[in-house]
RNA sequence: GAUGAACGCUGGCGGCGUGCCUAACACAUGCAAGUCGAACGGGGCCUGCGCAGCGGAACCCUCCGGGGGGAAGCAGCGCAGUGCCUAGUGGCGGACGGGUGAGUAACGCGUGGGUAACCUGCCCUGUACAGGGGGACAACAGCCGGAAACGGCUGCUAAUACCGCAUAAGCCCGCGGCGCCGCAUGGCGCUGCGGGGAAAACUCCGGUGGUACAGGAUGGGCCCGCGUCUGAUUAGCUAGUUGGCGGGGUAACGGCCCACCAAGGCAGCGAUCAGUAGCCGGCUUGAGAGAGUGGACGGCCACAUUGGGACUGAGACACGGCCCAGACUCCUACGGGAGGCAGCAGUGGGGAAUAUUGCACAAUGGGGGGAACCCUGAUGCAGCAACGCCGCGUGGGUGAAGAAGUAUUUCGGUAUGUAAAGCCCUAUCAGCAGGGAAGAAAAUGACGGUACCUGACUAAGAAGCCCCGGCUAAAUACGUGCCAGCAGCCGCGGUAAUACGUAUGGGGCAAGCGUUAUCCGGAUUUACUGGGUUUAAAGGGUGCGUAGGCGGCGAGUUAAGUCAGCGGUAAAAGCCCGGGGCUCAACCCCGGCCCGCCGUUGAAACUGGCUGGCUUGAGUUGGGGAAAGGCAGGCGGAAUGCGCGGUGUAGCGGUGAAAUGCAUAGAUAUCGCGCAGAACCCCGAUUGCGAAGGCAGCCUGCCGGCCCCACACUGACGCUGAGGCACGAAAGCGUGGGUAUCGAACAGGAUUAGAUACCCUGGUAGUCCACGCAGUAAACGAUGAAUGCUUGCUGUCCGGGGGGAUUUGCCCCUGGGGGGCGCAGCGAAAGCGAUAAGCAUUCCACCUGGGGAGUACGCCGGCAACGGUGAAACUCAAAGGAAUUGACGGGGGCCCGCACAAGCGGAGGAACAUGUGGUUUAAUUCGAUGAUACGCGAGGAACCUUACCCGGGCUCAAACGGGAGACGCCGCAGGCAGAGACGCCUGUUUCCUUAGGGACGUCUUCCGAGGUGCUGCAUGGUUGUCGUCAGCUCGUGCCGUGAGGUGUCGGCUUAAGUGCCAUAACGAGCGCAACCCCCGCGGGCAGUUGCUAACAGGUUAAGCUGAGGACUCUGCCCGGACUGCCGGCGCAAGCCGCGAGGAAGGCGGGGAUGACGUCAAAUCAGCACGGCCCUUACGUCCGGGGCGACACACGUGUUACAAUGGGCGGUACAGCGGGAAGCCAGGCGGCGACGCCGAGCGGAACCCGAAAGCCGUUCUCAGUUCGGAUCGGAGUCUGCAACCCGACUCCGUGAAGCUGGAUUCGCUAGUAAUCGCGCAUCAGCCAUGGCGCGGUGAAUACGUUCCCGGGCCUGUACACACCGCCCGUCAAGCCAUGGGAGCCGGGGGUGCUUGAAGUGCGUCGCCGCGAGGCGCGCCCUAGAGCAAAACCGGUGACUGGGGCU
Repeated sequence: GAUGAACGCUGGCGGCGUGCCUAACACAUGCAAGUCGAACGGGGCCUGCGCAGCGGAACCCUCCGGGGGGAAGCAGCGCAGUGCCUAGUGGCGGACGGGUGAGUAACGCGUGGGUAACCUGCCCUGUACAGGGGGACAACAGCCGGAAACGGCUGCUAAUACCGCAUAAGCCCGCGGCGCCGCAUGGCGCUGCGGGGAAAACUCCGGUGGUACAGGAUGGGCCCGCGUCUGAUUAGCUAGUUGGCGGGGUAACGGCCCACCAAGGCAGCGAUCAGUAGCCGGCUUGAGAGAGUGGACGGCCACAUUGGGACUGAGACACGGCCCAGACUCCUACGGGAGGCAGCAGUGGGGAAUAUUGCACAAUGGGGGGAACCCUGAUGCAGCAACGCCGCGUGGGUGAAGAAGUAUUUCGGUAUGUAAAGCCCUAUCAGCAGGGAAGAAAAUGACGGUACCUGACUAAGAAGCCCCGGCUAAAUACGUGCCAGCAGCCGCGGUAAUACGUAUGGGGCAAGCGUUAUCCGGAUUUACUGGGUUUAAAGGGUGCGUAGGCGGCGAGUUAAGUCAGCGGUAAAAGCCCGGGGCUCAACCCCGGCCCGCCGUUGAAACUGGCUGGCUUGAGUUGGGGAAAGGCAGGCGGAAUGCGCGGUGUAGCGGUGAAAUGCAUAGAUAUCGCGCAGAACCCCGAUUGCGAAGGCAGCCUGCCGGCCCCACACUGACGCUGAGGCACGAAAGCGUGGGUAUCGAACAGGAUUAGAUACCCUGGUAGUCCACGCAGUAAACGAUGAAUGCUUGCUGUCCGGGGGGAUUUGCCCCUGGGGGGCGCAGCGAAAGCGAUAAGCAUUCCACCUGGGGAGUACGCCGGCAACGGUGAAACUCAAAGGAAUUGACGGGGGCCCGCACAAGCGGAGGAACAUGUGGUUUAAUUCGAUGAUACGCGAGGAACCUUACCCGGGCUCAAACGGGAGACGCCGCAGGCAGAGACGCCUGUUUCCUUAGGGACGUCUUCCGAGGUGCUGCAUGGUUGUCGUCAGCUCGUGCCGUGAGGUGUCGGCUUAAGUGCCAUAACGAGCGCAACCCCCGCGGGCAGUUGCUAACAGGUUAAGCUGAGGACUCUGCCCGGACUGCCGGCGCAAGCCGCGAGGAAGGCGGGGAUGACGUCAAAUCAGCACGGCCCUUACGUCCGGGGCGACACACGUGUUACAAUGGGCGGUACAGCGGGAAGCCAGGCGGCGACGCCGAGCGGAACCCGAAAGCCGUUCUCAGUUCGGAUCGGAGUCUGCAACCCGACUCCGUGAAGCUGGAUUCGCUAGUAAUCGCGCAUCAGCCAUGGCGCGGUGAAUACGUUCCCGGGCCUGUACACACCGCCCGUCAAGCCAUGGGAGCCGGGGGUGCUUGAAGUGCGUCGCCGCGAGGCGCGCCCUAGAGCAAAACCGGUGACUGGGGCU
């Protein structure tokens, strides 16, 4: 885009179309094929007349009792008449029209031909003719049978019904003659003789019919070429089969049928079989080629309940005819009958689904008729259905206060939106009224009072559906929270969802819109146009070769292919183009146009055929050459094992290490001799040979191929190659041999969690030979064969030629082979690149998403193993190639780091401190959790803190801002109750003022509050970590299709991407370094609170005082170090050197400083902040408790376990810092913590102030004079308060612990270790923590193999990136499927038996005057029965594997 559609939601009008795709399932009812009386006899109706009957009116008479009269009407008979109707005979038509698509893979259809092998009613033209007879049968009448349907017998009768006779033509047949023609059989014309064979009448007098023949037209029959689906897991099929001769039959050819004869016919160019299917014009789609399709309309075919059959006829094997058989339905009196909607409507059923039991013959067309006319569910119309196409409408203009509502919001607004309202206007459709066609040529109109026109009236009656994550046009809010749901693909949803649901808004289409189904397109994704096969799927393992395909140079000829002109055909409709008609369009009308097929005429380049040539392709010949080419025979040495003997002694062997094993019965080792089997060291190579597999000692023989040179010969003999045939590594199989080595299986030993493995010791088949099978492989160059062409360089193997040169060694040319690198080109890239994967040609093979699966079934091969061929269901949204960047590797190279190693000291064991887990609890608040949580947030939890728990209170609230109102009862002081918050009571009672009010405070109320409630996975900020590692990037250029690369790589160097050199790169940025701070040396300046050399004074002592500016020190500014100098190495950068100098030497030491980024790392509880949640509570106040619990487990620490020590006494030396609610000298008291008194100091001035060390003494190896936990007692201090739960002091008690398993941490120099001191927080302190300070002060580094972390190369199936990915069994659920004892079903074929109707044939019986018929028989056959087998499908206990989860 399309549809005969269906479904969901919705629905105003009209026009034109379309409407059982399923059950070719079954059908009630009505209708769908009749007509002709101008073919015929009869009957009926009507009219007239006649006859007789019933009937009795008007009227007349009446003695009123009645009588006469005879009409209308009713029914009957006869005759006549015109008109009408018609059962029957007869004619024409029921073979058309209408339906359906079952069957059919076929001359069925399409297309083009043939018919010399044929027919053709009605129609047209022409020629000729129609004379004269005959006998029947219906109807009808009578009788009879039957329930009915329907029949029987007897009798009568007409014809355009039927039958003889006459006449008649090459009309037909037989036999001759002549001429012409055809591709063959043969045809046509003329002619002679013989034979056969026709007719129908009616009439309105106009005509309509009849017969024969010829021709035409129309319609058919038959035959042929070409085309026409799938399966080869269907490969062979065939007995009237194929052909012939003769006959039968037909309209006609034919094996259509029959007898006989022959043995053929079809098939890889796909027979047979199976499946599916009506074919076409066309329709849909597509640029086209094509693909799909065959509904409506049109052509052909087939069918008419299923199967068979014939009759009639011009035509049928006959939808609304006949006979028979089967199934089914109906009627029945049970004897027997009737029926066929795949005609129109309609019903049931089936189904997702498809309409009215309508009107009319007015038109068109058909049948009959002379006609009028009749019939016509063909047809024309109407009805139903948005089923489709087309057209129209649901209003137009104006209208900003941008109304209300709604949605959203950053609360300002924004959107809906000129949209609405309002005002003005219009009337298409629908509604009302009036008029009113064409279609009809004189009359006749179902549609239809329709189309159309006009008028009046009201904006009134008329909009929905889908979508809005990307593809794809259109987003926000709320709800929901991997739920509910969406989904065409990718994929959305786990608390901010543009993807679910709703709303608002928007987009699209519109009386429709979506969904589903199907087809084409996109899909060059089956590739003819127009694809591929090294690695993505795909080259057969290799050769020989059949069919086939393709084929060198030059010439002639032919004209099949090819090309061109002309002609025929290509139906109509449709498409397209032009024009026209309905107001337009859809729709309709008119005209025009093609690929194809056929004929004909021509052309001759190319292809093909034929003829005769050529030599370059191919082959042959002569000469030469190389080779692990094949087969057979012979020979050789080394090694191995074994045997015998000698020497010799305790081990050998084997491994990572071992053990099994061998060995004192003498092994291994070694020497000599012998035997056996297998394989051939060096040469040896990027070598050579072969078609591939493959081929390796030497010699000989036989055989094959290849190359070079010569150019004598043949003359296209060529290439490829479906099937086919042959070869074909290893393993394997069969038979027989052989067996040294090695060695599946197997055994043992090890390894291991296990080890049915890897390793070791043995060892069978096998490995070897002969013969035979097997036929596979990563049979690989993952690259089929052949030919030609297309820049080069280089080495190599085997030939040939030449040149110069010289003595070998060079150079050039040329052929063949096997390598490397590369131009163009190719390629997705990697790469290929004269040995193509380039440019071309030819042929073969093969591919078409992954899995299922090279599986199953079938078939073929095989002794088997197994091989070849080779699916489907189901399932997935991928599988895959090449390359890129990373990450990773029990991969590699180079390099670095307290990474290892070397060392020193620790942790892990003990007790305690502290943090964490766990447990407990009313609560033990929360967070941090490998490294990068755990003395962490916390640099101070008794209350407070505090977030937790229990209890008691408050609700504008504990605090704050704003508006309004009230009050001055506020506040303060005192008291009471209470655990307190809070509550209650008493007293007192503000300031300014232009007197309105204002300030302040309280209360009430309103708007803002408050939340350590949640989300660190919504965030900001901050931080940890990789890591102070040396990296991370950019601009421009260059390379690459691109990702990306280059730069940043390489060499050297560095602590460093530090620098140098090189370089398609050149530069630059963030990092590194430097600039900053501290320490180390010196100088200048400055000296107080610091210092004191000189001078002076002076003390118990003392820089104490004067003074000094020297020193130390303090603190400000400078200097100094830069590989600068020397030597060596190096291109340079730089490196090296007990080098010099220097306080310091090669970044002097330390700090601050942390690139791009990683870990959804940490923190919503420091703070900030989006969203969500709470609001008499998840807010807030208060008291108490808890955060301090304790069977346990872990981390970080402290103190120890002692003599390098403990105790006691004496004695020396720091630095950083701190101090006023403070530090506190000194004195006094106390054993002491401390208390009291008290000077100084907001500090280079006062205060806090060392310890280890050193000197002396004691202890003597002991759970101790070690160790100090725990506990008892007594105190001190802080604080409102030390019970839970503080620190300190004293006395007493004196636990574990004697150096700590596996494992693990820190540190490379003023470092580790060790010793003390200070500070922050802080009332106090649980500090053994943290941050600083100084004192004393080591050991070791061979080195980079290993562990950890980190920078380049490589591999990768990893990319949430190895904590990745992923394989198989098992367990479980679901699904499809193979096998399976069997069971059931289906279509087709075969054989035997039986065999209806019916044609044909026969017939001695019967009927008929006869023609002929009946009966009977035979052949064939539908159907039925029986039987065996093949094929297909379903199902099946059990079983096999497979897929998904």